[in-house]
């Protein structure tokens, strides 16, 4: 770089550093009551990999095989833990100060 699949939920405490972050533009926010960032322990649960149950199915039946279905729980590998991806940025619709739909771009997973 390309494809696919998701983004309305969920998820903290301490240390450290010091002015800036919330992709970019426009807003509105969050920040010296320390944001961001980076360590430590803790959580979450999208995604991929494994392991063991159940469950369901078969048989030579006090068990065993099979499954690339589901459903829990474990573990590994990334991710995530402010606001709907903070909201709008382009098209199309309608009841047209708005709302609703769909792409654009963006962000994570997995695969080339």
């Nucleotide at each position: 770089u390309c494809u696919c699949a998701u983004c309305a939920a969920g998820a903290g405490c301490g240390g450290c550093c010091g002015a800036g972050g919330g992709a970019c533009c426009g807003g509105c926010c969050c920040u010296a009551u320390g944001a961001c960032g980076c360590c430590g322990c803790g959580g979450c649960a999208a995604c991929c990999g494994u392991g063991c149950g159940a469950c369901a199915g078969c048989c030579a039946a006090u068990g065993g095989c099979u499954g690339c279905g589901u459903c829990g729980c474990g573990c590994g590998g990334u991710g995530c833990c402010a606001a709907u991806u903070c909201c709008g940025g382009c098209a199309g619709a309608g009841u047209c100060a708005c709302u609703c739909u769909g792409a654009c771009a963006g962000a994570u997973g997995a695969g080339g």